RNA sequence: CAACGUGCCCGGGGUCGGUGAAAACCCGAACCGGCGGUGACAGCCCGCGAACCAGCCCAGAGCUGGCCGAACCGGUGGGAUUCCGGUGCCGACGGUGACAGUCCGGAUGGGAGAGCAUGUGC
Numbered sequence: 001c002a003a004c005g006u007g008c009c010c011g012g013g014g015u016c017g018g019u020g021a022a023a024a025c026c027c028g029a030a031c032c033g034g035c036g037g038u039g040a041c042a043g044c045c046c047g048c049g050a051a052c053c054a055g056c057c058c059a060g061a062g063c064u065g066g067c068c069g070a071a072c073c074g075g076u077g078g079g080a081u082u083c084c085g086g087u088g089c090c091g092a093c094g095g096u097g098a099c100a101g102u103c104c105g106g107a108u109g110g111g112a113g114a115g116c117a118u119g120u121g122c
Stems, first nucleotide, its partner, number of pairs: 001121001003120006010113001015029004030102002032091002034048004043089002052066005057060001071087005093105003
């Protein structure tokens, strides 16, 4: 200090009011934003993870495939769809006296990835 092994640790946020028999689900207003990358900081640029669907097997914290949301305008600058100003948009599955990004649940789970220690190695 490349790379690799092993162990450990960390690893997702957000509500009030109105109507109503009933809504944290409707209506109004409000609020939230995982991880890596990118000429300068990103929910909506590129990619990843999670969730969901299908297939497979030795049946698992498994493998493969599918699916995988949303942004523009102006300004500054050498450089920004990332900053500043303005306006806008998006959000798995199951549940529920009533339709959910914000409630409850799978989940004391998984996880991209981040860090520490240690060994091999250069």